[in-house]
RNA sequence: CGCGGGGUGGAGCAGUCUGGCAGCUCGCCGGGCUCAUAACCCGGAGGUCAGCGGUUCAAAUCCGCUCCCCGCAA
Numbered sequence: 001c002g003c004g005g006g007g008u009g010g011a012g013c014a015g016u017c018u019g020g021c022a023g024c025u026c027g028c029c030g031g032g033c034u035c036a037u038a039a040c041c042c043g044g045a046g047g048u049c050a051g052c053g054g055u056u057c058a059a060a061u062c063c064g065c066u067c068c069c070c071g072c073a074a
Base pairs, nucleotide, nucleotide: 002072003071004070005069006068007067010026011025012024013023020057028044029043030042031041032040050066051065052064053063054062
């Protein structure tokens, strides 16, 4: 340098094809239950959707460029 996959709350991922409120599990915080802890139940906080630009009424999603990670080939 070439090809493929990936980047979304603290962690692991879905959502992208077919544009329309950003979700799931765990974790964290508060409350309930308990003599108490765990488990269980209820509630809550936490997101520049890798970056920039473009298209659109509207972009995590479509288009272009760039960055980072993993793999294959050389």
Transfer RNA from a Candidatus Uhrbacteria bacterium, 74 nucleotides, folded computationally. Its mean pLDDT, the model's own confidence on a scale to 100, is 84. Its Rfam family is "tRNA". The family's RNA type in Rfam is transfer RNA. Gene Ontology term of the family: triplet codon-amino acid adaptor activity. From the family's description: Transfer RNA (tRNA) molecules are approximately 80 nucleotides in length. NCBI's taxonomy places the organism under Bacteria, Bacteria candidate phyla, Candidatus Uhriibacteriota.